Predicted 3D model of a 116-nucleotide RNA (SAM riboswitch aptamer (S box leader)) from Desulfotruncus arcticus DSM 17038.
RNAcentral holds the sequence, with entries from Rfam.
């Protein structure tokens, strides 16, 4: 760094260190000296491993798979739905609209597994 698949409207600190900046980009709108990123602690979760416990595969064990659970290990997250928004279509709205309300699906991100 490319491809696949799933998931994104729920959850989480009045902590310590650090000092100006963050919210991925575009427009916006926001949060920040009542202290930003980053680090550490601490929580949250439940993708992956593991373990537990139940089904199932003709059958004890073993072993696959599948649902519950658990949180020991790998990751992830911890203001605002992924903040909102970008392309494309549908209903509304108005005389009529490239406006403004809403709905579908795309893309673009993030995070996980797995693959090159």
């Nucleotide at each position: 760094c490319u491809c696949u698949u799933a998931u994104c409207c729920g959850g989480a600190g009045u902590g310590g260190u650090g000092g100006a900046g963050g919210g991925a980009c575009u427009g916006g709108c926001c949060c920040a000296a009542u202290g930003a990123a980053a680090c550490c602690c601490g929580g949250c979760a439940a993708c992956c491993a593991g373990c537990u416990u139940u089904g199932u595969a003709a059958u004890u064990a073993g072993u696959g798979c599948a649902a519950a659970g658990u949180a020991u290990g790998g990751u992830g997250c911890u203001a605002a739905u992924u903040c909102c928004u970008g392309c494309a279509g549908g209903a509304g709205u108005u005389a009529a609209a490239u406006g403004c309300u809403u709905c579908u699906g795309a893309c673009a991100g993030a995070u996980a597994a797995g693959a090159g």